[in-house]
RNA sequence: GGGCGGUUAGCUCAGUGGAAGAGCAAUUGCUUUACACGCAAAAGGCCGGGGGUUCGAAUCCCUCACCGCCCA
Numbered sequence: 001g002g003g004c005g006g007u008u009a010g011c012u013c014a015g016u017g018g019a020a021g022a023g024c025a026a027u028u029g030c031u032u033u034a035c036a037c038g039c040a041a042a043a044g045g046c047c048g049g050g051g052g053u054u055c056g057a058a059u060c061c062c063u064c065a066c067c068g069c070c071c072a
Stems, first nucleotide, its partner, number of pairs: 001071007010024004018055001027041004048064005
């Protein structure tokens, strides 16, 4: 330099046009002499940045950035 894949909650990931979810973690409560486990609740997101298409974009297109793999 070229090709491919990826970027969504603190972490690991799902979601391929009608507007965002799961598990774990953390918080609060219940339970316990206490801790752990368990149960319940609530919280947590400019969906990497910018632009475009569309009535409507995490999703489609362009571009930039970053991460990984392959080729040279």

Transfer RNA from a Pseudomonadota bacterium, 72 nucleotides, folded computationally.
It matches the Rfam family "tRNA".
NCBI's taxonomy places the organism under Bacteria, Pseudomonadati, Pseudomonadota.